Overview:
A computed fold for a 353-nucleotide part of an RNA from a sediment metagenome, annotated as small-subunit ribosomal RNA, central domain. Its mean pLDDT, the model's own confidence on a scale to 100, is 86.

[in-house]
Context: one part of a larger RNA
RNA sequence: GUGGGUCUAAAGCGUCCGUAGCCGGUUUAGUGAGUCCCUAGUGAAAUUUACCGGUAAACUGGUAAGCGUGCUGGGGAUACUACUAGACUUGGGACUGGGAGAGGAUAGACGUACUCCUGGGGGAAGGGUAAAAUCUUAUAAUCCUAGGGGGACGACCUGUGGCGAAGGCUUCUACCUAGAACAGGUUCGACGGUGAGGGACGAAACCUAGGGGAGCGAUUGGGAUUAGAUACCCCAGUAGUCCUAGGCGUAAACAAUGCCCGUUUGGUGUUACAAACCUUUCGUGGGUUUGUAGUGCCGGAGCGUAGGUGUUAAACGGGCCACCUGGGGAGUACGACCGCAAGGUUGAAACUU
Numbered sequence: 001g002u003g004g005g006u007c008u009a010a011a012g013c014g015u016c017c018g019u020a021g022c023c024g025g026u027u028u029a030g031u032g033a034g035u036c037c038c039u040a041g042u043g044a045a046a047u048u049u050a051c052c053g054g055u056a057a058a059c060u061g062g063u064a065a066g067c068g069u070g071c072u073g074g075g076g077a078u079a080c081u082a083c084u085a086g087a088c089u090u091g092g093g094a095c096u097g098g099g100a101g102a103g104g105a106u107a108g109a110c111g112u113a114c115u116c117c118u119g120g121g122g123g124a125a126g127g128g129u130a131a132a133a134u135c136u137u138a139u140a141a142u143c144c145u146a147g148g149g150g151g152a153c154g155a156c157c158u159g160u161g162g163c164g165a166a167g168g169c170u171u172c173u174a175c176c177u178a179g180a181a182c183a184g185g186u187u188c189g190a191c192g193g194u195g196a197g198g199g200a201c202g203a204a205a206c207c208u209a210g211g212g213g214a215g216c217g218a219u220u221g222g223g224a225u226u227a228g229a230u231a232c233c234c235c236a237g238u239a240g241u242c243c244u245a246g247g248c249g250u251a252a253a254c255a256a257u258g259c260c261c262g263u264u265u266g267g268u269g270u271u272a273c274a275a276a277c278c279u280u281u282c283g284u285g286g287g288u289u290u291g292u293a294g295u296g297c298c299g300g301a302g303c304g305u306a307g308g309u310g311u312u313a314a315a316c317g318g319g320c321c322a323c324c325u326g327g328g329g330a331g332u333a334c335g336a337c338c339g340c341a342a343g344g345u346u347g348a349a350a351c352u353u
Stems, first nucleotide, its partner, number of pairs: 004324003007307002012321001014201004021194003025088007033081002035077008048065007091191001092188003095184003103177002106174004110154002114150008125136002162169002206247006215241002220236004258320006266298014302309002326353003335346004
């Protein structure tokens, strides 16, 4: 390399869009490129095999076969693939309708808590811990009460509930904006799938510049604990956490499970929509059944070393991409590209076992 694999043994890119490529629904006609059949030429010799010789063998001569799996010319076939022209609607897109949703962006408003300040009350402790101490407090703390300022956050509702490609998204209102599901079967008519390169998005932390800074809080200072304590506990508290504009591009970015399509026993919840029926206090009400789409649990066959999985497959098939090949050295060195830096991406070998 092939074969074989990728939930947990090595292995699915963090996610999506998309170029080339690869793959591609039903049907008619044509062409006959791929494909198939017939035929001619060529496909050196040696080598290989069989037979016949040289008295055996080696070696060698002759004849035939085989190999050279191919190439070229001519004639034919037309199922499949391809190409050209046309048609279709089930894939896909568009449209219409009423609904669902923490989907995204911007602006404004609200809520409790916290903290600070001011006024009034009050007068000795408060705080913290296993116990303490550092700490705050007669310059009046803690506490009660009234008012004002500030920044962050959005309890309950909250739900293996919802939305989003993933990261992620939760007070309310307005405006802008995106996607999905259901129903209709109006419209276009294969316009599709995947996707090397490429592009976009991408938690937290970190970086640059400017704001902001209540609480929390790496680093740090102090108090304890301890043999020590660069910790766990306590008192403080800087960066940061927040906002704006950029950068970084990584995570156990996990369902450790790539995307798309088809097929294959069931049960039971829940969410959205639709239809029918029942009910009703007539409301955006309630219930039952069925269908579609999502999201869970249980479980059959099958699969799997097993755990398990099981119509949301890790079952049975098809298409395309990515990745793996003993452990360590090492996600290191070197080079290249990217980055302000931190570093990221790509990514070895010697040696060792």